[in-house]
Molecule: small-subunit ribosomal RNA
Organism: freshwater metagenome
RNA sequence: AGAGUUUGAUCCUGGCUCAGAGUGAACGCUGGCGGCGUGGUUAAGACAUGCAAGUCGAGCGACAGUAGCAAUACUGGAGCGGCAAACGGGUGCGUAACACGUGAGCAAUCUGCCCUGAAGUCUGGAAUAGCCCUGGGAAACUAGGAUUAAUACCGGAUGGUGAAGAGUCAGGCAUCUGAUUCUUUCCAAAGCUUGUAACGGCGCUUCAGGAGGAGCUUGCGGCCUAUCAGCUAGUUGGCGAGGUAACGGCUCACCAAGGCUAAGACGGGUAACUGGUCUGAGAGGAUGAUCAGUCACACUGGAACUGAGACACGGUCCAGACACCUACGGGUGGCAGCAGUUUCGAAUCGUUCACAAUGGGGGCAACCCUGAUGGCGCGACGCCGCGUGGGGGAUGAAGGUCUUCGGAUUGUAAACUCCUGUCAUUGGGGACUAAUGGCCAGGCUCAUACCCUGGUUUGAAUUAACCCAAAGAGGAAGCAGUGGCUAACUCUGUGCCAGCAGCCGCGGUAAUACAGAGACUGCAAGCGUUACUCGGAUUCACUGGGCGUAAAGGGAGCGCAGGCGGAUUGGUGUGUCAGGCGUGAAAUCCCGGGGCUCAACCCCGGGGCUGCGCCCGAAACUACCAAUCUAGAGACUUGGAGGGGUAAGCGGAAUUCUUGGUGGAGCAGUGAAAUGCGUAGAUAUCAAGAGGAACACCAACGGCGAAGGCAGCUUACUGGACAAGAUCUGACGCUCAGGCUCGAAAGCGUGGGGAGCAAAAGGGAUUAGAUACCCCUGUAGUCCACGCUGUAAACGGUGCGCAUUAGGUCUUGGAGCUUUCGAACGCUCCAGGGCUCAAGCUAACGCAUUAAAUGCGCCGCCUGAGGACUACGGCCGCAAGGCUAAAACUCAAAGGAAUUGACGGGGGCCCGCACAAGCGGUGGAGUAUGUGGUUUAAUUCGAUGCAACGCGAAGAACCUUACCAGGGUUUGACAUGAUACGAAUUUCUUUGAAAGAAGAAAGUGCCGUUUGGAACGUAUACACAGGUGGUGCAUGGCUGUCGUCAGCUCGUGUCGUGAGAUGUUGGGUUAAGUCCCGCAACGAGCGUAACCCUUGUCUUUAGUUGCCAUCAUUCAGUUGGGCACUUUAAAGAGACUGCCGGUGAUAAACCGGAGGAAGGUGAGGACGACGUCAAGUCAGCAUGCCCCUUACGCCCUGGGCUACACACGUACUACAAUGGCCGAGACAAAGAGUCGCAAGUUUGCAAAGACAAGCUAAUCUCAUAAACUCGGUCUCAGUUCGGAUUGUAGGCUGCAACUCGCCUACAUGAAGUUGGAAUCGCUAGUAAUCGCCGGUCAGCUAUACGGCGGUGAAUCCGUUCCCGGGCCUUGUACACACCGCCCGUCACACCAUGGAAGCUAUUCACACCCAAAGUCGUUACCUUAACCGCAAGGAGGGGGGCGCCUAAGGUGGGGGUAGUGACUGGGGUGAAGUCGUAACAAGGUAGCCCUACUGGAAGGUGGGGCUG
Repeated sequence: AGAGUUUGAUCCUGGCUCAGAGUGAACGCUGGCGGCGUGGUUAAGACAUGCAAGUCGAGCGACAGUAGCAAUACUGGAGCGGCAAACGGGUGCGUAACACGUGAGCAAUCUGCCCUGAAGUCUGGAAUAGCCCUGGGAAACUAGGAUUAAUACCGGAUGGUGAAGAGUCAGGCAUCUGAUUCUUUCCAAAGCUUGUAACGGCGCUUCAGGAGGAGCUUGCGGCCUAUCAGCUAGUUGGCGAGGUAACGGCUCACCAAGGCUAAGACGGGUAACUGGUCUGAGAGGAUGAUCAGUCACACUGGAACUGAGACACGGUCCAGACACCUACGGGUGGCAGCAGUUUCGAAUCGUUCACAAUGGGGGCAACCCUGAUGGCGCGACGCCGCGUGGGGGAUGAAGGUCUUCGGAUUGUAAACUCCUGUCAUUGGGGACUAAUGGCCAGGCUCAUACCCUGGUUUGAAUUAACCCAAAGAGGAAGCAGUGGCUAACUCUGUGCCAGCAGCCGCGGUAAUACAGAGACUGCAAGCGUUACUCGGAUUCACUGGGCGUAAAGGGAGCGCAGGCGGAUUGGUGUGUCAGGCGUGAAAUCCCGGGGCUCAACCCCGGGGCUGCGCCCGAAACUACCAAUCUAGAGACUUGGAGGGGUAAGCGGAAUUCUUGGUGGAGCAGUGAAAUGCGUAGAUAUCAAGAGGAACACCAACGGCGAAGGCAGCUUACUGGACAAGAUCUGACGCUCAGGCUCGAAAGCGUGGGGAGCAAAAGGGAUUAGAUACCCCUGUAGUCCACGCUGUAAACGGUGCGCAUUAGGUCUUGGAGCUUUCGAACGCUCCAGGGCUCAAGCUAACGCAUUAAAUGCGCCGCCUGAGGACUACGGCCGCAAGGCUAAAACUCAAAGGAAUUGACGGGGGCCCGCACAAGCGGUGGAGUAUGUGGUUUAAUUCGAUGCAACGCGAAGAACCUUACCAGGGUUUGACAUGAUACGAAUUUCUUUGAAAGAAGAAAGUGCCGUUUGGAACGUAUACACAGGUGGUGCAUGGCUGUCGUCAGCUCGUGUCGUGAGAUGUUGGGUUAAGUCCCGCAACGAGCGUAACCCUUGUCUUUAGUUGCCAUCAUUCAGUUGGGCACUUUAAAGAGACUGCCGGUGAUAAACCGGAGGAAGGUGAGGACGACGUCAAGUCAGCAUGCCCCUUACGCCCUGGGCUACACACGUACUACAAUGGCCGAGACAAAGAGUCGCAAGUUUGCAAAGACAAGCUAAUCUCAUAAACUCGGUCUCAGUUCGGAUUGUAGGCUGCAACUCGCCUACAUGAAGUUGGAAUCGCUAGUAAUCGCCGGUCAGCUAUACGGCGGUGAAUCCGUUCCCGGGCCUUGUACACACCGCCCGUCACACCAUGGAAGCUAUUCACACCCAAAGUCGUUACCUUAACCGCAAGGAGGGGGGCGCCUAAGGUGGGGGUAGUGACUGGGGUGAAGUCGUAACAAGGUAGCCCUACUGGAAGGUGGGGCUG
C1' cells in the first nucleotide's frame, strides 16, 4: 500500500466481498512447563448453609466462673453508657439530569474524630435498664410491681472575642464586609487512670483558626428522532410569611401575566458519566470489563427517626409480592458483600488459608474485629518466556506416494555414530517479603515517662523462588490451508449426486475447488471457526466527494429571519496572535533510567494530557462605533423596439347548418371494402341568412416575458428591459430555510355557449382473436365568466448573483465616427439571439465570454438496485388526488459513455439461374430405390432443414453380418512369451443340422557343432488376447457447409486514458481488397489472379499395331512402298487490352474495330483464406477414459436386414402420330479383357449350349452404337399407345435360387389421355434428347453411380419484388448475438409486509373514591419523676382524637406502544405452466411524461408537452 466481482472487450460511476488489528469472549480439534494478569457481558431472577461490624472493665452497677484462708486478682457473657456502624465491599435498575466532565462562584453554608491557639471543668437533683417477683403468649416477644449506678438525664452558678438587637467609622460587587460602642432578654462542662508522683496521660465544655469532608449556584461540553411543533397554573415574576446548615416557588397567602421554543421547547426511544480502552497516518469512529474518580441503587413502593454526617445494603415503621415457621391466635426473612446453590444461557472459578504485610473500626495499651486486603486453588481466557534436542551421517535403505516405468519425491529425514542436559523427575541445600509493636538491656533524664541504640521475638503464602547433585534423548506437536484474491499440487473415489463456498464460483465420467491419500505452505502449545468493533471505505468527503447524460438543480418569482458583502480615515479590542500565572487527580500513553536471569510485569524521573480560567500586551485582517467617498445599487432626463399583461369594440376567409333556385344519380370513404348520405332529389353549383371557434400570407435559426406562456385590426389602462446623458442619493447590495404569489394540458363546481374537432359509446372493416391501429357516426370536453386543483420529458434534463480568461461569423434593438445632396456600405461601443472553434475542463459524449473553464457568496438536492414518485402518520383538496416519506424482504449487481460485432418488416451501392424472359421437369399413374412409421424373436447400426432420405452400401440367397433363435467353446478365431510332447501333413470310419466330438490308418521332411534349432500342430498354467460394447460433447485424421463468396490479418508508425481505430475508408473501375488516383500512413502475409491438367490452332521430332495423296497389288491398307495427311505422344509457338479510334482525371479501365484458330478470365477441371455450425464420422482407420472377460469374446446351422394399413424424397417407364411396329441403310468417342474378353462354325424361336481361332491388346475380342435416313403399315382408340401384374415352359451362375437372383419364349395386358396447391434444374456445344462403356461382381435387384460421345435449341427488357451474399452508413435494452431480449394478467408453492370487526398485554398523564405508616399543625379527652409553687395548681411532655399532604389500592373516560386476528391488498422469489406480444430496429401504430376515460392482460384512445 491494495485486491476480487457488472462487459464479448473498454473507461467511468457504484455497491458487495477479502487481506490488518482487537476482545471479559464462545465453539471444534489438540495440549509439555513457568511467570504476570483476568474470569455471570444473560435473569437488578430466586436463594439452603457458613462467614462479611464491632469494640471499650482506663464510663457504670449487678451477676457468674477460676485462683486464693482472705483482702483481692483474673476471666466471661447479658444490660446501661460512649464511639463506630453514613467508611470499606457489591451492582448499573433508574437517570438525557447541574447526573457527569471541565472552569468559576457561595458577600447564601455546615463540619464528629484530627491539628494549632485561648479559657474553663463549680454546685445540686430526680430517674431508669439490668437483676428479683407476678402475669399474658406456641413462639417472637410483652404488661405490671419493687430496687439500683454512671462520662446516661435535669436544675443553678460563672464566662467570653459566642448568639440576638441597636448605633459610629472605614471599605466594597446591589443584597454587604471589617473594626468598634452599648444592652443582657439567651447558652457550658464529667469524669477516669494498679500510677511512686508530677504543671503527667486520656477525657469533657466554650471560643477562634486550620486541614480534610459535605451542601448549594453557574458558563461551556458530550445520544437518536420533526412521520414529536407548539409547551407551561406553582407555571414566570413580585410583596409578605413559613421552612432549611444555607440561597431559592423549596412551601403558603395575595398581586401581576408572564416564562420556554426552529441555535429544536414539549413528547418518544435508548443510555450511568469520566480518566481511559480498541482502531486509525491523522482527523475521526466505536466503546466505558478489570484499575481509578463521581453518581445512583440495595426484594418493590412510601416514610421518617437517630446522628457531625443517612432518609441508612447486613437499622426502624407502613403497604405489596414472594418464601419459611405456626398450637391458626400470630410471627420471621431480604447474598446487586465472600464462597456456594438453582434457574437462565454459547458462556464465566473454591461453600480454601491468614490477619504475617498494607489499610480500616474500637481501645491508654496489650489486644480484639476485618470474605477490605494478602495468598493459594481452578480455567491455554489473554500477554510474555522456555522446551519437545544438537553435530556428523548416502546405499540417497525400507515403507508410502507419483510415474513418461527411465525414475522422481518423502530425504540428512530415519537407521547408525558422537555429544549436551534447559524444563519435567528424584535427592539435598535454601532466602527476601520483618518494619513497627511486645519483652530485655544501654544512653538521655528526677524518672522504670518520651526519645535514641542494641539484643530477642513475630510468616498465611512455604519448602514455593533460587542453588547443587543424579540419571537418561529418555516424558513433551498440533491445527488450518493448498482454483483466484492468497504462500502452497498430484493421485484415487464420486458423477449437478454426495458435498464445498468469505466474494467470484466449483460438482452433469479425466474435479489442483467435493471426500480420502501422499506431498507442500502457514502459524505453533496452540490452530481454526463464529460473533462484535475500527480499518481498508475519499462509501456522509473538516482534513477529503458530487448534481448536462451515471443517484442528485426546487416548475418559476418576490421576500422576513439567517449567511456573505465596495473604497478611505480615526477609535475600541469581539474573533485572532504573543508572553506569563492557575488548573488539567493518580494510573494509562511516549522518552530516559532502574528491579525481577530476559520478557510480560513492576518502580523512579521527565514529557505530554492538543482543554478551561485569569493577568499583561499587539492591532494587519474580522467585528463593532464614528466620519467621509462613488466604481456596486438605485433615482432622474431624452429616445426608439416589442405576439409583455388586462378590458372593450371591429373585420374578412373557411367549415357546418337553414331557406330558395338550377340539376338528375350517385356521393362519401379505403390498401381493398363496408357501415353512412341520396329519386322524400344528395354530391355539385348559385343566391340569401344563422352561429361558434380559430386568425392563412407577413413568419424568421426573428421579438417579448421570471417561468407557465404570448400572434387578425383598433382604442383605453398598465408592467419590464435597452441605448445615450452623468443631474441626484450614498453600499441603500447578493442569496434566501420557513412564508407569500404565479403556474401548460387534463380534471372538478356553478351558470352560459356549442360551428368544427373529439376521450367514452355505437356501427363497419382487418384479424386466429382485435375491447386497437383504418373507416362512418358521436357525448363529455375543447370556448366564456367566477371559483378550485398545483401537477408535466414544468428540459438547456445545466439554481441565482458577481468577476476573470484567444478568436471568427450571422442576426435583432440602440448610439457614435466616417461618408453622402440625401442614403447605403464601412469602422467602433453597448444590450440580446445563434453557429463554429483556442486554452482549459470532462469517464467519454461533449462544453467552450449565453462555460460543463478559473474563482467568490448563498440556497436546493444525492449516497447500490428492487421493494417505492409505495405503506402508515400528518398537512392540503369538493373529489380525482397532491406534498412529506419509511421498513421487512430479495439481489450482486443496477447504471453512464464509448468500442467491436450481430441483427432491423432502417438507408445507400453492388453481385448470383436470385427474380424476370424462356426450355424441360417434379408434385397425379405404374414400377424401382431410400427414409419415416408400424410390425417383428430380429426386422443390426449410423446419416435428419438447406448441408439426411438411388446417403455409408463401387453391388445383404450362404458368406458379407455387426441383429435374432438354437447348438457349441473358454489362453480362446488372431499376436508375443514359458514348459512338455509330436515333423508338418494326408486319408478314412462313427455320430451330428453344422460347428464339433470320438477313433483308425498313412507319413518321418529342412538346418545342424547331433546337447539342439527354425516353421507347424497338440496339451498345461499364467501374463494376456478379443469386443462393429459406450462416449464424435475427451480426440487425431478425413469430410460437408457458408463459398470459388472476396474477403481475413500482421509489422512499424500515428490517433485514442482505454476497448480499439487508421491502413482495409473516400473518387473511379473490376469477376475479384482487380487496378488507378487521393489520403497519417508506409509496407507485408493468407486468399483473388497466375503457375498445373484436359480441350481449341500451328510447328518440330518420331512412324507401329496407326494412316494411304502418289506408284504397284488385293474381296479387303490385304501386301510392297511411303510417313505428305489423319492420328498417336513428347517438346515448343500462340493472346498480352499487344495495335488503331473514342470515352475517362492525361490514370486505371471501358466501348468499338483490325488482324487472328482463339479477344478481353477463350471453354472445362483440379485447387477452397481467417473462421462458423461442440456440423458428420469411436461402424473405414487410429486413439484417451469407462465397461464385459465360461462373455457384451469366438465357432456353427437356420432366420432376419427383402415384413406392409400408410406418409415423404430421388429416379425409371409412360400416357403416344415430332409417335409405335416391320424392313433396308449410315456415322462415334471413351473404356474393359488370361480364374478373362471370346471371333467363327453349329444346335435352339430365344435366353443359351457344344466345339473353338485370336488376344497379356493403337494388332484380337466385348462391339450391331442409338437417335438418324429411306420405304411400308397403323389413323386418334385406353389403341398395333402403355407395359405393370399373373400363369406355363425354359436358360445361366452358384454347396444351395423356398423365404430372396437374373435372363428367355409363349400367354395375360393393370393404372395412365400431360398431372391441384406448391416446387426443381438450366445462359451454349448449355438445356433437352439418343445410345455406348466402366467399377463393384460367382450371379444379380444398375432404372443407381462414374465416364463417353451423337443430335442440338429458346431466352436474358431489366433489378421493383422473393432468396442468398459483399461493402459503407444508421439505430439497438441483442453478445448463446432476432430461433435474441423482454412486459403484464391468470394458476401453483413459499416468504416478509400493509389494512381489518375485534381480542390481549403494557405504559403515560387526567378526574374522582378510599387512605396505611409518618412529619407538621391542632385539641374541649386521658395521663405525666426532675422545673415553679407551702398547697391547690401551673409550665412542659406523652397518649388518644381531628386536619393538610400522601404510597399502595379502586372506579372512569382518554393517549401511546407492542402482540395477535376471520377476511383482504399489493410486493418479492421460484423448473421447461396458461394467455397474448406492450418495449428494445421506423420493434412492425416512433417512444416517453402529466392527466382523463376505458379494456382479460400487457395496454388503447383523447388533450397538452418533450426528443432521451